A computed fold for a 342-nucleotide part of an RNA from a Planctomycetota bacterium, annotated as large-subunit ribosomal RNA, domain IV. Its Rfam family is "Bacterial large subunit ribosomal RNA". The sequence was found in a public genome assembly. The organism belongs to Planctomycetota, within Bacteria.
Context: one part of a larger RNA
RNA sequence: CCCUCAUUAAGGAACUAGGCAAAAUGACCCCGUAACUUCGGGACAAGGGGAGCCCCUGGGGGUACUAAGCUCUCGGGGGCCGCAGAGAAUCGGGCUGGGGAACUGUUUACUAAAAACACAGGUCUGUGCCAAGCCGCAAGGCAACGUAUACAGACCGACGCUUGCCCAGUGCUGGAAGGUUAAGAGGUGGAGUGAGGUCUUCGGACUGAAGCUCCUAAUCGAAGCCCCAGUAAAAGGCGGCCGUAACUAUGACGGUCCUAAGGUAGCGAAGUUCCUUGUCGGGUAAGUUCCGACGCGCAUGAAUAGCGUAAUCACUUGGCCGGUGUCUCAAUGAGGAGCUCG
Repeated sequence: CCCUCAUUAAGGAACUAGGCAAAAUGACCCCGUAACUUCGGGACAAGGGGAGCCCCUGGGGGUACUAAGCUCUCGGGGGCCGCAGAGAAUCGGGCUGGGGAACUGUUUACUAAAAACACAGGUCUGUGCCAAGCCGCAAGGCAACGUAUACAGACCGACGCUUGCCCAGUGCUGGAAGGUUAAGAGGUGGAGUGAGGUCUUCGGACUGAAGCUCCUAAUCGAAGCCCCAGUAAAAGGCGGCCGUAACUAUGACGGUCCUAAGGUAGCGAAGUUCCUUGUCGGGUAAGUUCCGACGCGCAUGAAUAGCGUAAUCACUUGGCCGGUGUCUCAAUGAGGAGCUCG
């Protein structure tokens, strides 16, 4: 020097990415306790006080009994000792603003416990029972010894208020007039083989019935696709340019192009904002973080849900009080490791 502990003047977060770590609080009894709230909570809120032992004394209960004794318990008064009476150990620090997820739960066995998953609840879709769905080649099984208040699949995720516009393209559902269309049917036409026939230089050449084999036209021919509708808590999407009002600015208003329709209510520099430490206000002596606003939102937005919300949280981000060796700035002590000697 290192490890594990203990204590520390004055200051008290100046440390640091960040109060990480440590300190502090602490069980029990009494008093007291805010906003907000789903009226249950919040709450051990916060903030105060008490406690040992001895003597005297009042009341209540139990012991079958209005006795004694024993025992339990609630008080009142006086006194004693110590630095200290929950004398050790066990044993919440608190308050407050914002974000996220409603909540208790679950998870990466061995770097992640979370805002991720689940959840009650909401909606949509499928399924009429030999159900759909799933496992299996099948038999068969699960679903279910259930029956649409059921089962299966998908998305959202308590609760409150809500969930706008678009069906053009993609998907799904329904439709069936027309177009297209497979195998197959059909058999027009053709090819091969080939008895026979004709010719022959006798090698062969040409022609060619039946049968067999092969190819093939017209025509007929389902679903699907094209087509016609519906459907967005299906997958998804939700504009541009120009002008305009008695200073300027802005643009309720007008014009025009495009589109299936051009983002509604909300929220908004956001866990989303590049420019950006946006601008204003608050908090600080000083604040790239934080809170409240503003809104020309690079690139918010409504079940890939939107906005609120009491309670909850080893979540995340600000502020404050208390208390501290985190620090100014280090010191001392104890035990151990190491090193040296033995």